[in-house]
RNA sequence: GGGGCGUUAGCUUAGUUGGGAGAGCGCCUGCCUUGCACGCAGGAGGUCAGGGGUUCGACCCCCCUACGCUCCA
Numbered sequence: 001g002g003g004g005c006g007u008u009a010g011c012u013u014a015g016u017u018g019g020g021a022g023a024g025c026g027c028c029u030g031c032c033u034u035g036c037a038c039g040c041a042g043g044a045g046g047u048c049a050g051g052g053g054u055u056c057g058a059c060c061c062c063c064c065u066a067c068g069c070u071c072c073a
Stems, first nucleotide, its partner, number of pairs: 001072007010025004019056001027043005049065005
């Protein structure tokens, strides 16, 4: 220098028809308990890596960039 894959909540991650942003764990509150843990119920939390484009509409399609892994040179 070139190719491939990846980047979504604090962590691990799902998301294929292009139209609802989700789950588990963690966190907070309540119930339960003498108290804690477990359990149950509820809740908060997201620039979907950044920018641009296409589209009525983009996590999703296209281009550029950044970072990580990997292969080739």

Transfer RNA from an Erysipelotrichia bacterium, 73 nucleotides, folded computationally.
The coordinates come from a structure-prediction model, not an experiment, and the mean pLDDT is 83.
It was read from a public genome assembly.
It matches the Rfam family "tRNA". From the family's description: Transfer RNA (tRNA) molecules are approximately 80 nucleotides in length. The family's RNA type in Rfam is transfer RNA.